Predicted 3D model of a 73-nucleotide RNA (transfer RNA) from a Myxococcales bacterium. Rfam family: tRNA. Gene Ontology term of the family: triplet codon-amino acid adaptor activity. Its mean pLDDT, the model's own confidence on a scale to 100, is 80. NCBI's taxonomy places the organism under Bacteria, Pseudomonadati, Myxococcota, Myxococcia, Myxococcales.
[in-house]
RNA sequence: GCCGAAGUAGCUCAGUUGGUAGAGCAGCUGUUUCGUAAACAGCAGGCCGUCGGUUCAAGUCCGGUCUUCGGCA
Numbered sequence: 001g002c003c004g005a006a007g008u009a010g011c012u013c014a015g016u017u018g019g020u021a022g023a024g025c026a027g028c029u030g031u032u033u034c035g036u037a038a039a040c041a042g043c044a045g046g047c048c049g050u051c052g053g054u055u056c057a058a059g060u061c062c063g064g065u066c067u068u069c070g071g072c073a
Stems, first nucleotide, its partner, number of pairs: 001072007010025004019056001027043005049065005
């Protein structure tokens, strides 16, 4: 330099033909317990790496760019 993959909640990941973003763990509150843990119920937490474009509407499609990983040279 070229090719490919990945980037979504604190962490690990879903999100299938574009239609107002979810799960598990972690966190907080409550119930339970002498107490802790566990269990159960609930709550909070992200505008989807970034900048543009297409569209009535973009995590999803297109282009640029950044980071990480792999391959080729």